[in-house]
RNA sequence: GGACAGCCAUCGCCGAGUCCCCGUCAGGCGCGAGCCGGGGGAGCCGGGGGCCCAUGUGCGGUCCCUGGGGUGAAUCGGACCGCCUUCGCGGGGCUCUGCCCGCGCGGCGGGGUCCGUAGGAGACCUUCCUGCUCCGAACCCGUCAGCCGACCCGGUAGGCGAGAGGGAAGGAAAGG
Numbered sequence: 001g002g003a004c005a006g007c008c009a010u011c012g013c014c015g016a017g018u019c020c021c022c023g024u025c026a027g028g029c030g031c032g033a034g035c036c037g038g039g040g041g042a043g044c045c046g047g048g049g050g051c052c053c054a055u056g057u058g059c060g061g062u063c064c065c066u067g068g069g070g071u072g073a074a075u076c077g078g079a080c081c082g083c084c085u086u087c088g089c090g091g092g093g094c095u096c097u098g099c100c101c102g103c104g105c106g107g108c109g110g111g112g113u114c115c116g117u118a119g120g121a122g123a124c125c126u127u128c129c130u131g132c133u134c135c136g137a138a139c140c141c142g143u144c145a146g147c148c149g150a151c152c153c154g155g156u157a158g159g160c161g162a163g164a165g166g167g168a169a170g171g172a173a174a175g176g
Stems, first nucleotide, its partner, number of pairs: 010162005018042005027036003043156006053146001067144001068141004076116006083110002086107005091101004119135004124171007
């Protein structure tokens, strides 16, 4: 001097996920003994929820037996797989009027690995232009929900980063 890791501060990023007040109270369960345990408000976000509107309905062919819905940018495709379930046809085995075997072919669905893609993010803010780098998940409801006023019900987490490209318009802030 560089790289990596940890902690603190500062400044930022994705996201609704910020701020203020009260306090071991409020509230809940239990016959009881006891046990559990925060509450309110503002702002922001999400869901449910009328009229009206929307939806609905005919014929033919093939395949299949797979509810539907919500948050979110996270949808929709293609290829490959000696993977899994299931359906059809064929075949085989057995203790044969039943059961078993992916054994062959075909189909659907699921999973995995890649390649794309609707869409989404990136340092004062919004919009536009142009680059580059990324994301393109995960979860929830539980047979039920189109839109939707009044009204009703919830959430207010979590995870990251260290010079964050350039141009234009309008603002903001700082400085004078």